Source information
This is a predicted structure of a 76-nucleotide RNA (transfer RNA) from a candidate division WWE3 bacterium. It matches the Rfam family "tRNA". Rfam classes the family as a transfer RNA.

RNA sequence: GGUCCCGUGGUGUAGCCUGGUUUAACACGCCUGAUUGUCAAUCAGGAGAUCGCCGGUUCAAAUCCGGUCGGGACCG
Numbered sequence: 001g002g003u004c005c006c007g008u009g010g011u012g013u014a015g016c017c018u019g020g021u022u023u024a025a026c027a028c029g030c031c032u033g034a035u036u037g038u039c040a041a042u043c044a045g046g047a048g049a050u051c052g053c054c055g056g057u058u059c060a061a062a063u064c065c066g067g068u069c070g071g072g073a074c075c076g
Base pairs, nucleotide, nucleotide: 001075002074003073004072005071006070007069010028011027012026013025020059030046031045032044033043034042052068053067054066055065056064
């Protein structure tokens, strides 16, 4: 330098190919309450991600297109 893959709450992932209407889902973690002599467990509720960044297409983009940054694999 080339090709490909990944980037989404604190952590790990799904959703992307097949754009869709108000809310981006799941598990763990966190907060509050119930229960308990206490903790844990269990039950109920809650906060937290504008989807790496910029731009484009579209009535509408996490999703499609271009550029770019970071990480990884392979090739030279």